The prediction has a mean pLDDT of 80. This is a predicted structure of a 72-nucleotide RNA (transfer RNA) from an uncultured Opitutia bacterium.

RNA sequence: UGCCCGGUAGCUCAGUGGUAGAGCAGGUGACUGUUAAUCACCCUGUCGUAGGUUCAAUCCCUACCCGGGCAG
Numbered sequence: 001u002g003c004c005c006g007g008u009a010g011c012u013c014a015g016u017g018g019u020a021g022a023g024c025a026g027g028u029g030a031c032u033g034u035u036a037a038u039c040a041c042c043c044u045g046u047c048g049u050a051g052g053u054u055c056a057a058u059c060c061c062u063a064c065c066c067g068g069g070c071a072g
Stems, first nucleotide, its partner, number of pairs: 001071007010024004018055001026042005048064005
């Protein structure tokens, strides 16, 4: 320098045009002699950044940033 993969909640990840979810973690309550376990509810997001396409973008296009890999 070129090519490929990835960047989404505190963490691990799903979601590939119709406006974002699961598990774990955290909080509150129930249960109980007390913890733990279990159950119910709650909380959390500038979807890496900036533009473009579209009625509508996490998703498609372009550039850039960050991490990993390959080639030289």
It matches the Rfam family "tRNA". Rfam links the family to the GO term triplet codon-amino acid adaptor activity. Rfam describes the family as follows. Transfer RNA (tRNA) molecules are approximately 80 nucleotides in length.